[in-house]
RNA sequence: AUGAAACAUGCGGGAGAGAGUCCGUUGAGGACCGCCGAAGGUAAAAGCUAGCCUCAUCAAAGGGUUAGUGAAUUUCUCAGGCAAAAGGACCGUAUGAGGACA
Numbered sequence: 001a002u003g004a005a006a007c008a009u010g011c012g013g014g015a016g017a018g019a020g021u022c023c024g025u026u027g028a029g030g031a032c033c034g035c036c037g038a039a040g041g042u043a044a045a046a047g048c049u050a051g052c053c054u055c056a057u058c059a060a061a062g063g064g065u066u067a068g069u070g071a072a073u074u075u076c077u078c079a080g081g082c083a084a085a086a087g088g089a090c091c092g093u094a095u096g097a098g099g100a101c102a
Stems, first nucleotide, its partner, number of pairs: 007096007018033001020032004034082003040078001041076001043074001047069008
């Protein structure tokens, strides 16, 4: 500064899946079965990057190994959820803050 990304707050949008069954209570609560993925969390290949070892000798290429990345709306269903409300990844917008490129 005609101010990028990421961030905070407000507003708008925002999916899925039993108002399940049984026991029990003053209030609670407990057991069992069926399901969902979009708070959070787990797992995840090729490729790429870096370190180390090796051929073997200074290196390159190759091979091995470790870490990072890949990586999420994928995966698992731990957590959470399965009328409405609330919550809700993510998207848009306003304001604040920020200070990248030029």